[in-house]
RNA sequence: GUACGAUAAUAGCAAACCAGUCGAAAGGCUGGGACGCAAAGCUAAAGGGGCUAAGGGUUUGUUGUAAAAUGACCAAUGCCAGCCAGCUACCGAA
Numbered sequence: 001g002u003a004c005g006a007u008a009a010u011a012g013c014a015a016a017c018c019a020g021u022c023g024a025a026a027g028g029c030u031g032g033g034a035c036g037c038a039a040a041g042c043u044a045a046a047g048g049g050g051c052u053a054a055g056g057g058u059u060u061g062u063u064g065u066a067a068a069a070u071g072a073c074c075a076a077u078g079c080c081a082g083c084c085a086g087c088u089a090c091c092g093a094a
Base pairs, nucleotide, nucleotide: 004092005091012037013036017032018031019030020029021028022027035082041087042086043085047084048083049080050079051078056074057073058072059071061070062069063068
C1' cells in the first nucleotide's frame, strides 16, 4: 500500500413509526425515534435494477345523442444509493 473486518478504540449515520411541511404520486425535507449499517459517505440520462404517472399518448373497453367521464395499457432528463454497482474514506487485531 492492497485485501480484509475484531466482544478493539475514536467518531458517525439513522429503518419502521409519529408530528409538521413540499409533491399528482413515488418520494423528499425538518423534529422526535432507533431497526440496523465497516462505508447506511458521495454518484441517478451517460452502469444495472426497481417505484410512481400529474400532464401526454393509445384503446373494436364501459357509460353517454354527443361533448365528456371512467377503466386498461404505454412511457420519465420525476423518484429510490438502507437493491446491486462505481468512486472516495477513519481505525488496525486475526
The RNA shown here (c-di-GMP-I riboswitch aptamer) has 94 nucleotides and comes from Paenibacillus sp. OAS669. Its Rfam family is "c-di-GMP-I riboswitch aptamer". Rfam describes the family as follows. GEMM was predicted in a large-scale screen for bacterial structured RNA regulatory elements. Rfam links the family to the GO term cyclic-di-GMP binding. The organism belongs to Paenibacillus, within Bacteria. Of the family's consensus pairs, 95% are formed in the model.